[in-house]
RNA sequence: GCUCGGAUGGUGAAGUGGUAACAUAUCGGUCUGCAAAACCGACACGCGGGAGUUCGAAUCUCCCUCCGGGCU
Numbered sequence: 001g002c003u004c005g006g007a008u009g010g011u012g013a014a015g016u017g018g019u020a021a022c023a024u025a026u027c028g029g030u031c032u033g034c035a036a037a038a039c040c041g042a043c044a045c046g047c048g049g050g051a052g053u054u055c056g057a058a059u060c061u062c063c064c065u066c067c068g069g070g071c072u
Base pairs, nucleotide, nucleotide: 001071002070003069004068005067006066007065010024011023012022018055026042027041028040029039030038048064049063050062051061052060
C1' cells in the first nucleotide's frame, strides 16, 4: 500500500430500511429473624465520527478514526 471483517446501554449481545430484543450489572420493592437465592418493577447522553440517499437509516452509499485477519 491492497483486501476482508468488526465498532450497538456499565458489560456481553441480537436486530440488514419503519424509532433497538435478550442476558447481566445497578437501583427500588416482595419474600426472610438478617442475608443470599427467587420473583416483580425501574433505570441505563446505547447504534465509532462526518456527509449523502430516502417520507423514514443501527441497517444502503462515500470519506475518516480505531480494533482484528489475510496479501504484498
The RNA shown here (transfer RNA) has 72 nucleotides and comes from a Bacteroidales bacterium. Lineage of the source: Bacteria > Pseudomonadati > Bacteroidota > Bacteroidia > Bacteroidales. It was read from a public genome assembly. The coordinates come from a structure-prediction model, not an experiment, and the mean pLDDT is 81. Its Rfam family is "tRNA". It is annotated as a transfer RNA.